[in-house]
C1' cells in the first nucleotide's frame, strides 16, 4: 500500500385546510425519499429495515416510470406527466402516536498484528 482481525463515533425525511358526533386516517391542496453500484436514481441492479419461519446461523417475502431533449456515456442530468410507500393503536394513516434513548446496510477514524 492492500487484505484480514479488534475498537470508536455516526447512520431517515415529510401536512395545512375542509366536511363529520368522532378523522393529522375520509375529501382537497400540498410535502418527503436509508445504504452501495452505475453519468448524480424513491420507480435500474443489489442491499438494509419492517413483516413471517427458525434455538440460533440463517431462510423466506418485500411497492413504484415512462416520454422528449443534450450527451461518448443518463430508465440517473434537463422538460414533462405519471406512480410508489412494513407493522401495532386509533374514524381507514409514507407524513400522527407506538415498539425505537432500538436495530441496522453502510460512511469515517484509531491502535496493534499477520500474510
Nucleotide at each position: 500500500c492492500a487484505u484480514a482481525u479488534u475498537c470508536u463515533u455516526c447512520a431517515g425525511g415529510g401536512a395545512a385546510g375542509g366536511u363529520g358526533a368522532a378523522a393529522u386516517u375520509c375529501c382537497u391542496u400540498a410535502c418527503c425519499g436509508g445504504c452501495g453500484g452505475u453519468a448524480a436514481a424513491g420507480u435500474c441492479c443489489g442491499c438494509g429495515a419492517a413483516c413471517c419461519c427458525u434455538u440460533u446461523u440463517g431462510g423466506g417475502c418485500c411497492g413504484a416510470a415512462c416520454u422528449u431533449g443534450u450527451g461518448a456515456a443518463a430508465u440517473u442530468c434537463a422538460a414533462g406527466u405519471a406512480c410508489c410507500g412494513a407493522c401495532a393503536g386509533u374514524a381507514c394513516a409514507g407524513u400522527c402516536u407506538g415498539g425505537a434513548u432500538g436495530a441496522a446496510a453502510g460512511a469515517a477514524g484509531a491502535a496493534a498484528u499477520a500474510u
Predicted 3D model of a 115-nucleotide RNA (FMN riboswitch aptamer (RFN element)) from Peptoanaerobacter stomatis. Taxonomically the source falls in Peptoanaerobacter (Bacteria, Bacillota, Clostridia, Filifactoraceae). The coordinates come from a structure-prediction model, not an experiment, and the mean pLDDT is 84.